[in-house]
Context: one part of a larger RNA
RNA sequence: CUCUCUCUAAGGAACUCGGAAAAUAGCUACGUAACUUCGGGAGAAGGGGUCGUAGUGACCAGGCCCGGACGACUGUUUACCAAAAACACAAGUCUUGACAAAGUCAAAAGACCAUGUAUAAGGGCUGACGCCUACCUAGUGCAGGAAGGUCAAGGAAGUUUGUGAUCGGAUGACAGGGGAGCUGACGACCGAAGCCCAGUGAACAGCAGUCGUAACUAUAAUGGUCCUAAGGUAGCGAAAUUCCUUAUCGGGUAAGUUUCGACCCGCACGAAAGGCGUAACAAUCUGGGCAUUGUCUCGGAGAGAGGCUCG
Numbered sequence: 001c002u003c004u005c006u007c008u009a010a011g012g013a014a015c016u017c018g019g020a021a022a023a024u025a026g027c028u029a030c031g032u033a034a035c036u037u038c039g040g041g042a043g044a045a046g047g048g049g050u051c052g053u054a055g056u057g058a059c060c061a062g063g064c065c066c067g068g069a070c071g072a073c074u075g076u077u078u079a080c081c082a083a084a085a086a087c088a089c090a091a092g093u094c095u096u097g098a099c100a101a102a103g104u105c106a107a108a109a110g111a112c113c114a115u116g117u118a119u120a121a122g123g124g125c126u127g128a129c130g131c132c133u134a135c136c137u138a139g140u141g142c143a144g145g146a147a148g149g150u151c152a153a154g155g156a157a158g159u160u161u162g163u164g165a166u167c168g169g170a171u172g173a174c175a176g177g178g179g180a181g182c183u184g185a186c187g188a189c190c191g192a193a194g195c196c197c198a199g200u201g202a203a204c205a206g207c208a209g210u211c212g213u214a215a216c217u218a219u220a221a222u223g224g225u226c227c228u229a230a231g232g233u234a235g236c237g238a239a240a241u242u243c244c245u246u247a248u249c250g251g252g253u254a255a256g257u258u259u260c261g262a263c264c265c266g267c268a269c270g271a272a273a274g275g276c277g278u279a280a281c282a283a284u285c286u287g288g289g290c291a292u293u294g295u296c297u298c299g300g301a302g303a304g305a306g307g308c309u310c311g
Stems, first nucleotide, its partner, number of pairs: 001306008010297002014295001019292001026050003030046001035040001037128001051055001063290007071281001075087002091126006103112003129277004135206001139204002141200002144197002149195002154190002158186003162182002166177002169174001209225004235269001236266001248262004
């Protein structure tokens, strides 16, 4: 020096990004708040009594209290840096499919789904519970409709071009006609989806700007105007979201970029990519208090083991 321990005056988190250690602890009767989903919260808290050599009695097995955030909960996860606010979850809702089901694997056979049958099965999103879930169907998607309009390839009545055996002007040359077939052009009419029409947001998404106006000032209940499919409703709000920002005011401290309560000027919250609450729960994140201590002021002393030196 390293590890494991013991003691330490006065102070008691002043240490540190952050309390690592200490402290609490058995049994027993008493006593026990807010809140609450009436189950809990609760071993609340708190102060007593008591037994043993020994209460972390071997294993197992609490320090406590008061706020806030997130997630309802028990559970799951990055085997070897992350256990969480991430995943799951019961529950809600949308959607697919009538059974040789939809969906999935496969080239097929075949199999899963399921020896199930809509209280069952597949997929998407949300995520207990409570109160709720506003407006927009213009764009995109989805499923539906078919009266009329538009419409491709293809088919096609009909019209027509070229060629053509051959006819033909006394003969030839050269005109002019011309069957069948082949061939080029046009073509009434038939012709699917789409466009179209109407619907759909717990489908993908979206949810404005500007100029004035009240008898101090300021502000704007109110008015004008422009654009839009419609212009953000309830609730919440410097928030896990707020740049400016340590916003401002208040509480807590002698002193508080954190914290709690408000305000609203929301750079850039907002309603199942859910909004706002919420008892209980948690090795979650965060603020404070009590208790406790060598974390510290600021060090000191000691025990054991190792290291080191000599042998």
Molecule: large-subunit ribosomal RNA, domain IV
Organism: Viola pubescens var. scabriuscula